Description
Model confidence (mean pLDDT): 84 of 100. Predicted 3D model of a 501-nucleotide part of an RNA (small-subunit ribosomal RNA, 5' domain) from an Aggregatilineales bacterium. The RNAcentral record of the full RNA draws on ENA.
Context: one part of a larger RNA
This record gives sequence, C1' cells and structure tokens, in this order.
RNA sequence: GGAUGAACGUUGGCGGCGUGCCUAAUACAUGCAAGUCGAACGGUAAGCGUCUUUCGGGAUGUUAAGAGUGGCGAACGGGUGAGUAACACGUAACUGAUCUGCCCUGUAGACUGGGAUAACCUUUGGAAACAGAGGCUAAUACCGGAUAAGAUCGCGGUAGUUAGAGAGCCGUGAGUGAAAGCUGAGGCGCUACGGGAUGAGGUUGCGGGCCAUCAGCUAGUUGGUGAGGUAAAGGCUCACCAAGGCGAUGACGGUUAGGGGAUCUGAGAGGGUGGCCCCCCACACUGGGACUGAGACACGGCCCAGACUCCUACGGGAGGCAGCAGUAAGGGAUCUUGCACAAUGGACGGAAGUCUGAUGCAGCGACGCCGCGUGGGCGAAGAAGGUUUUCGGAUCGUAAAGUCCUUUUCUAUGUGACGAGAGAGGACGGUAGCAUAGGAAUAAGUGUCGGCUAACUACGUGCCAGCAGCCGCGGUAAAACGUAGGACACGAACGUUAUCC
Repeated sequence: GGAUGAACGUUGGCGGCGUGCCUAAUACAUGCAAGUCGAACGGUAAGCGUCUUUCGGGAUGUUAAGAGUGGCGAACGGGUGAGUAACACGUAACUGAUCUGCCCUGUAGACUGGGAUAACCUUUGGAAACAGAGGCUAAUACCGGAUAAGAUCGCGGUAGUUAGAGAGCCGUGAGUGAAAGCUGAGGCGCUACGGGAUGAGGUUGCGGGCCAUCAGCUAGUUGGUGAGGUAAAGGCUCACCAAGGCGAUGACGGUUAGGGGAUCUGAGAGGGUGGCCCCCCACACUGGGACUGAGACACGGCCCAGACUCCUACGGGAGGCAGCAGUAAGGGAUCUUGCACAAUGGACGGAAGUCUGAUGCAGCGACGCCGCGUGGGCGAAGAAGGUUUUCGGAUCGUAAAGUCCUUUUCUAUGUGACGAGAGAGGACGGUAGCAUAGGAAUAAGUGUCGGCUAACUACGUGCCAGCAGCCGCGGUAAAACGUAGGACACGAACGUUAUCC
C1' cells in the first nucleotide's frame, strides 16, 4: 500500500447493487416452512333447487367441507460444518461387477376368478395419548388361476478382445413368472421385455495439512477354497487352510481441518483464506437400528437406549428451529415474529387450481463497493470579530455580508409504468419515471501538524498532567502534553484495533 462476513470511537444528506451469529453443532415460547388428487374408491356434514310430509322428517338433483382407503410426492428444495487426513474431495480412467420412479422410444399384452378391510354403525377400556371387540362395504388396495418371451435359470457351441473373464452371438431344455381401470369418449393410466436420457452405487492411478520429542503396526489381520449376503466385485460376513500384509518413498499414533471452483495479495514465483455464489461430501438433541420405497438407513418418518424440557387423574404420555422469522444465553459483534405466490422453479392434478419462509420483494444496519449532493457567478470599505504582533502590520479572507442566478437534491400537487410471450392476472407499488410549483432552500465531518510524513504559532503545564507505530517528547521560553487560532490530508465518512499478503 492492498484486503475484510469485521468490531470500536467521533460524525452522518440521498440513491443503486451487494451483504449481515465468524462465539454456544447452546437451550428454545409462538406462528408458518409438504402437500396434492373426487377424472382410483366407498361414502358424506352444511347450503341451494324440486317433490312429499304423520310437520319429527323423507326422497331426489346440484354444489361441496372435514375424515378414511388408495396413488404420487414427502430421498427435491432449504439449513449447518459437528465429525472426517478419508477414494471425503479434485482430476483422469474403469465397471465384461451394477441399479435407475417420473421422461423419451420400440415390441407385445391387459383373459378369468376370489376373500378381506378402513371409513360407517354398535360397543368396551383410558385423565389423555390412544387402544380393543362385534357387524356392514368399495377400489387403480390385496390374493388365486390362465396366457407369454429376445425376461430368468441349466447345458452345449462360437470369433475376436482381455491381466483374467461371467459381456455379445447361435442352438437346446426346464420350470417360474404380468396386468386396472377411469373418462367430459378426445384421452389419461396399467403389465412384461428391450434401447435411450438422467441420476446413483462401486473400483483404481495421481494430487493437496502439521508432529519422528509418534518407529515399529496388524488376528478378519494378508491371501486361498467354499458358502452366505448385496442391485453389484470384494474378509463385506462366516467355516476351513496357509502365514502372511504395511512401514524412514514415514506405517502406526497424536494434533488440526469439511474438499474444490474460487478469493485476497504479489511483477511473477509464491504466501494466506475457503464468508456470500456454484459443485461434491457429511450431519439433523446424543448413540444405535431397521422399515417403506426406484431412491433413505430418512432435518419437520418409525423403533430402542440416554440426557434435557413439558403434560398427567401418577397408571402413563408428548417434544427436538444446524428451515423462515423470533426469544434467552454466550459474545467486541451480526437484521423483521413483514408482503406475495404477480414472476422463476418445484410437488400433485387431465385441467381449473391447491401448496411452496424455495423464490420474488419490502424492512433494519455507512457493513462493503459505486454514484450524486451539501450550491454557482460577481463581490475590498480587504467590514465586524477571532488569532497574532517588532503595534507598523499580518492572517482567517472573496471567506462573510451584499447582489444576480440555478434547483441536482428537498417539499407539495398531479400523472404513473416495464416486468404479463393470445385474454385475464403485479407482492414490489401509488414505487421508479414524468409534469407543474416553491425556495439556497434540507445536508460536513474526522484525523493529523518533532523526524519518518504533507501541515506552526500563542497560551497553560513544569519528568507533573500527559503523548507514543519506531526514534523518543515533558524537570519554566515544549512546533512532540492540554487548549486556541491557523494549516495539511481524506471526505459521508475519518481514525483506531484485529487478521492476511
């Protein structure tokens, strides 16, 4: 000098774009953050219309709330960086060892039956959470049978490739093994098997911390055979056998740490950092576990254990903000319990649409960067006043006053968007912008002035009070302390502190 997610002191006019718990992965009141589909299903409160009525009601049509069965979603999106020195990440390969809902594409198909169950009704237990019993009912829920293969499995053959092959192709055989309907009649779905796309799992080479005051480490350890397990290779797991495997090219241990794109600095080499944004990983009160599912060992799912908090009729229950706001605590320190789904994107739905603290916006903070303004011209009696003085003057100083202008800003009034790609639909927003009017009107500070280092005098103080980044100032003429005048620097900021180059 540059930089910062900064903080502190003094000061503070406006706008645009960004950005804002770095500490306690501490504890959380309250509200919201994941639903949707009646064109899968049985049903149905309330309303409205019609008919009927024994005036209690009943039937029917329409519209349609809440609940239930079922489907899809909830594995995305959002948060955090605790753990992790590891194939976690980056990069380059491999998968002949793999899976992939929705989507695209191709081929073929959807025949025939069955029994339940929630809702509902009756009822029991319980303070509650909730649980049980009996009876009825539907489906794209569940279960048989049929049919079918280029699917699965067994056997045989085959060329080239390979480290080795289990892939591909051909032949043959075996048993297994699917389906669901809805409709507004257009379509939307369903099943099997291929191909694609996307996403994911696995393996490997290389790369990127510190400590040797960590030198030896290892029994599922290293390898083999067989089996189990997985979507899948594999000590992944198990039985048996062998005795291996790693290590100064740093094993093992300890300590620190999410990784990368990037970012700061620097001429570069390098050094530092990993906040915002993007990609990957890990985590979701702590530890463990599986279930469902195409996908989780699942932040707003389940079970167990633990700590903590809450309710209780003491028998038993409920909870998890590292989602958005917000609270307490900690701290030098970090925001609103806002508006809207109008746009973009997502889930569901045929659609209308519903949901969406993702997102779009607004609010707060000079926290950062950038832009604008706080007026311009003329104006010497060089006014008054301040400071200083050698008492002549010098200086603040064209500065002020005065006068002539201007209106960026500001205030008031009126008008008023783009963002919405046929129609309608705008949170932002009566915002931005535009027009008219008014009046210099609403707007300057901070630090320094001994040298480094731009800028000096007076008074006070008297090794005191104090200053200080380094050298050093102060003990009676202090340009170094304090105050004043002046000056210098930067300017809505200026200094200080911390950290990095």